[in-house]
Molecule: Bacterial RNase P class A
Organism: Dehalococcoidales bacterium
RNA sequence: CAAGUAAACCGGGUGACCGCUCGCUUUAAGCGGGAGGAAAGUCCGAGCUCCACCGGGCAGGAUGCUGGGUAACACCCAGGAGGGGUGACCCUACGGAAAGUGCCACAGAAACAUACCGGUCGCCCAUGGCGACUAAGGGUGAAAUGGUGAGGUAAGAGCUCACCAGCGGCUGGGUGACCAGUCGGCUGGGCAAACCCCAUCCGGAGCAAGACCAAAUAGAGGGACUAAAGGGACGCCCGGCCUGUUCCCCGGGUCGGUCGCUUGACCCUGAUGGUAACGUCAGGGCUAGAUGGAUGGUCACCGCUCCGACUCGUCGGAGUACAGAACUCGGCUUACAGGUUUACUUGACCU
Numbered sequence: 001c002a003a004g005u006a007a008a009c010c011g012g013g014u015g016a017c018c019g020c021u022c023g024c025u026u027u028a029a030g031c032g033g034g035a036g037g038a039a040a041g042u043c044c045g046a047g048c049u050c051c052a053c054c055g056g057g058c059a060g061g062a063u064g065c066u067g068g069g070u071a072a073c074a075c076c077c078a079g080g081a082g083g084g085g086u087g088a089c090c091c092u093a094c095g096g097a098a099a100g101u102g103c104c105a106c107a108g109a110a111a112c113a114u115a116c117c118g119g120u121c122g123c124c125c126a127u128g129g130c131g132a133c134u135a136a137g138g139g140u141g142a143a144a145u146g147g148u149g150a151g152g153u154a155a156g157a158g159c160u161c162a163c164c165a166g167c168g169g170c171u172g173g174g175u176g177a178c179c180a181g182u183c184g185g186c187u188g189g190g191c192a193a194a195c196c197c198c199a200u201c202c203g204g205a206g207c208a209a210g211a212c213c214a215a216a217u218a219g220a221g222g223g224a225c226u227a228a229a230g231g232g233a234c235g236c237c238c239g240g241c242c243u244g245u246u247c248c249c250c251g252g253g254u255c256g257g258u259c260g261c262u263u264g265a266c267c268c269u270g271a272u273g274g275u276a277a278c279g280u281c282a283g284g285g286c287u288a289g290a291u292g293g294a295u296g297g298u299c300a301c302c303g304c305u306c307c308g309a310c311u312c313g314u315c316g317g318a319g320u321a322c323a324g325a326a327c328u329c330g331g332c333u334u335a336c337a338g339g340u341u342u343a344c345u346u347g348a349c350c351u
C1' cells in the first nucleotide's frame, strides 16, 4: 500500500420566527420535555390483566451436542464434534437407524442382496457349449460383500499381514459433550427437515386485556338440569372444590368519558468477581404519552457525498439512506446513501 475477517459508533448540526402537544406554576404568561437503530415483521420469551380454585393422567404442541448466563427463551457466552477457508474466521434441523414400520425412482445381475461382461479349472459334438469356483477387474448408479499396498491362490477374497476408517472392550484425562493410548474378531449402507422412540418443558385469551363513571333501552323471550344434577382455565378422563345473581339460545340499548398510560427485570459513571455472557456494590439521572391520533413549517449558515470550472484555494450545481411511538421489556429476522473507529489475517514492497 492492497485485499479480507470480526466488532462498535454516527447517520445531520446551529440560530431566528411562527405553529402543535404534555407536565409544572405565579395561569397575563413563563419554564421544562416531545419519534428509532431498527419504532418495521408479529417470529420467540416474559411482565401485567381477566377467566372462582387445585392435583394427577391421556392426547396434543415445542425444544434437541455439553456446560454456564438470564425473569424467561427457539436468545447470548464458552467449549465439543463434523464441514468450509492459505488464514483471521464462518456454518450446522448436532439425541436415537441393534424397539418397530417405511422409502431409496430410473439404470443395473443385484439396493437388507446378488453375477451381465470378465477370470480360473474340468469335460465335450470345440473360432462354440456344459458344469464347478470367484467377487480382485469392467459396466450401471447418489450409493454396490470397509480402503490402500504386499503376500498367498487354479483364479480370487481380511484368506494372512502392515497402515487407516468403522464397531466393541480396557486404562487414563475432563463437571460434561468428548479426547488419548492400547487390545480385538474382521466389518452389508443412507434417510428420522419420514412415521416413530427417548429426554426436558408447556393452562387459555390478550391493552380492541381489564377497572370505574355517566347515559340509554325491551326482556310479560325461549330452553336444560335440580345435588345420583350442574359448573369452573384448549380437548378427554379421574379426584378434590363450589352451587342457583347456574348454563345455553334469541332479541334490545350504550359507538360518551376517566383510568390502565409510563419509575422500568430502566439508563449513565466508577469499583469489583468472572475467559466471557453476565453478576454485586456505591454514586448520579427521570429522558414522549397522543386518541380521526401531537413531536412540525419557513429562512440563513454549516457538515457529508458526487459533478464541473479553476487564479491551488475557491466558486457554481445536484443530492443527503432505511424509515414514524400507541401497555412495557429481553431477543431474533429484514431494510439502510454515506461516514468514523478498534483488533486481527493474507499478499507485495522498503528498512
Stems, first nucleotide, its partner, number of pairs: 001347010012302007020034005036322001040333002043331005048206004054239005060202005065079005080094001081092004095197002100195002102191003116138002118134007146164006165187001167184007210259004219250001221249004225244001229243003266285008303320007